[in-house]
Context: one part of a larger RNA
RNA sequence: UGACGGGGACCCGCACAAGUAGUGGAGCAUGUGGUUUAAUUCGAAGAUACGCGCAGAACCUUACCAACACUUGACAUGUUCGUCGCGACUCUAAGAGAUUAGAGUUUUCGGUUCGGCCGGACGAAACACAGGUGCUGCAUGGCUGUCGUCAGCUCGUGUCGUGAGAUGUUGGGUUAAGUCCCGCAACGAGCGCAACCCCUACUUUUAGUUGCCAUCAGGUAAUGCUGGGCACUCUGAAAGAACUGCCAGUGAUAAGCUGGAGGAAGGUGGGGAUGACGUCAAGUCCUCAUGGCCCUUACGGGUUGGGCUACACACGUGCUACAAUGGUAGUGACAAUGAGAUGCAAGGUGGCGACGCUAAGCUAAACUCAAAAAUCUACCUCAGUUCGGAUUGCACUCUGCAACUCGAGUGCAUGAAGCUGGAAUCGCUAGUAAUCGUAGAUCAGCGUGCUACGGUGAAUACGUUCCCGGGUCUUGUACA
Numbered sequence: 001u002g003a004c005g006g007g008g009a010c011c012c013g014c015a016c017a018a019g020u021a022g023u024g025g026a027g028c029a030u031g032u033g034g035u036u037u038a039a040u041u042c043g044a045a046g047a048u049a050c051g052c053g054c055a056g057a058a059c060c061u062u063a064c065c066a067a068c069a070c071u072u073g074a075c076a077u078g079u080u081c082g083u084c085g086c087g088a089c090u091c092u093a094a095g096a097g098a099u100u101a102g103a104g105u106u107u108u109c110g111g112u113u114c115g116g117c118c119g120g121a122c123g124a125a126a127c128a129c130a131g132g133u134g135c136u137g138c139a140u141g142g143c144u145g146u147c148g149u150c151a152g153c154u155c156g157u158g159u160c161g162u163g164a165g166a167u168g169u170u171g172g173g174u175u176a177a178g179u180c181c182c183g184c185a186a187c188g189a190g191c192g193c194a195a196c197c198c199c200u201a202c203u204u205u206u207a208g209u210u211g212c213c214a215u216c217a218g219g220u221a222a223u224g225c226u227g228g229g230c231a232c233u234c235u236g237a238a239a240g241a242a243c244u245g246c247c248a249g250u251g252a253u254a255a256g257c258u259g260g261a262g263g264a265a266g267g268u269g270g271g272g273a274u275g276a277c278g279u280c281a282a283g284u285c286c287u288c289a290u291g292g293c294c295c296u297u298a299c300g301g302g303u304u305g306g307g308c309u310a311c312a313c314a315c316g317u318g319c320u321a322c323a324a325u326g327g328u329a330g331u332g333a334c335a336a337u338g339a340g341a342u343g344c345a346a347g348g349u350g351g352c353g354a355c356g357c358u359a360a361g362c363u364a365a366a367c368u369c370a371a372a373a374a375u376c377u378a379c380c381u382c383a384g385u386u387c388g389g390a391u392u393g394c395a396c397u398c399u400g401c402a403a404c405u406c407g408a409g410u411g412c413a414u415g416a417a418g419c420u421g422g423a424a425u426c427g428c429u430a431g432u433a434a435u436c437g438u439a440g441a442u443c444a445g446c447g448u449g450c451u452a453c454g455g456u457g458a459a460u461a462c463g464u465u466c467c468c469g470g471g472u473c474u475u476g477u478a479c480a
Base pairs, nucleotide, nucleotide: 001480002479003477004476005475007474008473009472010471011470012469013468015464016463019428020427022425023424026320027319028318029317030316031315032314033313034311035310042053043052064306065305066304067303068302070300073129077128078127079126080124081123082122083121084120087106088105089104090103091102092101093100094099109119110118111117131295132294134293135292136291140289141288142284143283144282145280147278152191153190154189155188156187157186158167159166160165171182172181173180197272198271199270200269202240203239204238205237206236207235208234211230212229213228216227217226218225243266246260247259248258249257250256322421326380327379328378329377330376338369339368340367343362344361347358348357349356350355387418392413393412394411395410396409397408398407434456435455436454437453438452439451440450
């Protein structure tokens, strides 16, 4: 100087407390361990692995396994020789296919100093080489997690100390903050904090089509439907607005704090982006790049089939429930974000339905996808039930070369466990939790996951003794 203490003081955080909804029990989905397997590819491992890499494993993906087959190679550059069209397409035979053998169609390459000179494509032979998701993340770059959006981490000059170092950065207040004020052998500065950026909440101006409709006119069974208009809503663009600015109290006449006024908004208004010096030899050589090592008729490349989907079991994360604040049948309004020409598809029509057939509009503020919970009415009356939907049988639909291993969906039948869950444990402080649906990426098809969006919309916070984590000062130490 640090680190540590079941030392001390002060402070903070959904850390506890006060509440709320869960997990842990059930069934299923999904990831992991284990076991099994020819293979169940590999990585991730307390917090910081486990709905993680994977924004989507039937083939492909795919890295794994079995079998079959290739060796200058699927891909790049160079040398030599050969062919001039190469290429593309079609057919036949063998085969699981890769591939092998053969036949045919189309076209008859470009430049040119007219020299088979240059280019281009294909084939052959070798060789330089290609190739490797092989190893090392403890050789690395880059990127990322975490402490932590915590308030810290340092430097120059000066001063003090033999020196390591100290001071500044400590102290008194204050703040979300090393934020600011005052004091002080310090005076300044840098990286962080804050602000500058984006969204959102209010107003004005401007612009009105595809948006809107107050006034005027026309029309309809009805509708901004039409003329017209841009007032309003809304959508873009440009400004304004919040600064402790004003008042009172308090404080040291300070920084600030408490209350009030005005205001759409009040003391960081609410969200987001933004992550200091560093820590964990943290993670990643399987995104990519890369040193070294290793393989080179194989650890490279191709194909078919299988596997990654196995199943005595254990754990994590979720979904659905156990019901009456509910279920069923009918009724029935109201969103926002988005997506859409290999697409979104209204309407019509067939089907109990998934869906089929047909088809308007839409390159989209124009057309389409397109709401649910809520509301109202009726039944159910506390039951393993009109709760719950697992499992299984049959019949179908769709995507796709192909749904056996191994897709999603529909109808009929079947109707399991489950009556609120032990020890323990997680999230959340407001438009939040809880609850309800919607969209998107990936994607032929497929999610209870992920990322967004809106609808309905709570309870509680006395307080900081205790648990956990963190910050500052101080103290002890046989630790570095």
Small-subunit ribosomal RNA, 3' major domain from an uncultured bacterium, 480 nucleotides, folded computationally. The RNAcentral record of the full RNA draws on ENA and Greengenes. The prediction has a mean pLDDT of 83.